[in-house]
Molecule: RNase P RNA; transfer RNA
RNA sequence: CGAGUUGACUUUGCGGCCGCGCGGCGCAAGCCGUGAGGAAAGUCCGAGCACCGCAGGGCAGGACGCCGGAUAACGUCCGGUGGAGGCGACUCCAAGGAAAGUGCAACAGAAACAGACCGCAGCGCAAGCUGCAAGGAUGGAAAGGGGAGGCAAGAGCUCACCGGCGCCGCGGCAACGCGGCGCGCCGUGCAAACCCCGUCCGGUGCAAGAUUGGGCAUACGCCAUAUGGGUCGCCCGCCCGGCGCAUGCCGUGAAUAUCGCUUGAGCGCGUCGGCGACGAUGCGUCGAGAUAGAUGGCCGCACACGACAGAACUCGGCUUACGGUCAAACUCGGAAA
RNA sequence: CGAGGUGUAGCGCAGUUUGGUAGCGCGCUUGGUUCGGGACCAAGAGGUCGUGGGUUCAAGUCCCGUCACCUCGA
Repeated sequence: CGAGUUGACUUUGCGGCCGCGCGGCGCAAGCCGUGAGGAAAGUCCGAGCACCGCAGGGCAGGACGCCGGAUAACGUCCGGUGGAGGCGACUCCAAGGAAAGUGCAACAGAAACAGACCGCAGCGCAAGCUGCAAGGAUGGAAAGGGGAGGCAAGAGCUCACCGGCGCCGCGGCAACGCGGCGCGCCGUGCAAACCCCGUCCGGUGCAAGAUUGGGCAUACGCCAUAUGGGUCGCCCGCCCGGCGCAUGCCGUGAAUAUCGCUUGAGCGCGUCGGCGACGAUGCGUCGAGAUAGAUGGCCGCACACGACAGAACUCGGCUUACGGUCAAACUCGGAAA
Repeated sequence: CGAGGUGUAGCGCAGUUUGGUAGCGCGCUUGGUUCGGGACCAAGAGGUCGUGGGUUCAAGUCCCGUCACCUCGA
């Protein structure tokens, strides 16, 4: 210098004027403070919170799946194991069970869960019979692999190595790894096919729900009489009448109301523990809360001329879209010293 | 804001459950029939199965992401 890998940070900056939402002060005029994101997005997971019959039992259904840890919890994260890819830094993996059972493997091919089409060898004049599975042919997959011995020809038939299965020892919390011994080898793939095993899940989502101004009296209508209604897909069990409307009196600013609505598993800095995710602790700090929905416009300076994109109950993640920076760490190649 | 569903030929739809050659009707093209047209008969063309990945020997179908459209909830 070129090509990469990983990680971290940032999201035009500063000043002035006008305007808008919210909060505080003020009799008022007005003044002060504050005002989008790393993804506010998709709504894919996990929770808080709220209501329902406080949710008991069974079935169905769904999610997850190597091991250990972190966490309020998780399908997330961290550290490992095994496998795959890359020269490498490093990256990726829905990674339990196929000797519990069922199912599928189209076409081709002799044969796809069980074998003999061509072939090889022996016998026979021949037709053919017997033995074999090395080689050929089909296929994504063909009866452990390639080698030596052996044989009529062959074959784990025998042997060494590799693979597989079982047992033992050692190391590790574990997944697993290493080593030794034994068995000629009872066996293909698919479980993101049904299923089995293990763990977990009650349902509905702030349009949840709650409050205040609705009450009393009279009258009527509809559904139901337990074969109805209610939460939940179904059954058992459990609870129970529900809805609408008119008039009069009292009452009313208003249902386009008020609350939920933002202080929270919060954020910043430091110290300690841990490889790390993270935890403990000290100090500091308050950073939107609308309900037709604010966060905008103009001017000046600077440059890289500003990408993706806009809160709507709130957090922790994941995924997707996207501009820039790193004198952060590392890898490979080239050149020079 | 929340919940659910659908994308297959020009149009309307099957096929997805249980993976194995992508189909039906209308429409289109060519030929026949007719004096000519329609109808009818015969033959044919036309498909990134919205899109990007994954599982599998094999994906419209199974799984994940993403895009567009539709419906419902005061």